[in-house]
RNA sequence: CGCAGGGUAGAGCAGUCCGGUAGCUUGCCAGGCUCAUAACCUGGAGGUCGUGUGGUUCAAAUCCCACCCCUGCAA
Repeated sequence: CGCAGGGUAGAGCAGUCCGGUAGCUUGCCAGGCUCAUAACCUGGAGGUCGUGUGGUUCAAAUCCCACCCCUGCAA
C1' cells in the first nucleotide's frame, strides 16, 4: 500500500439501512424525601455528531468525496 469495523454530552452507547433538525444509561448541579447518609422522586446544565468557509438537497449525525485517528484481518 490492500480489506473490514468504528469516531455522537465527563464515561459507556443508540439513532445512519429508509434524510425531517439528537436521545438513553451513568456521572455532575439544584430541589424534594430522611434525624442524617445511601437509595428513591423531580428539574437543570453539558453536543460546532472525528476534520472540511467540501458536494447534493428546502433540509445532512444520516447520502457522496477527500483527509485524520483507533481496532482487527491479510501481506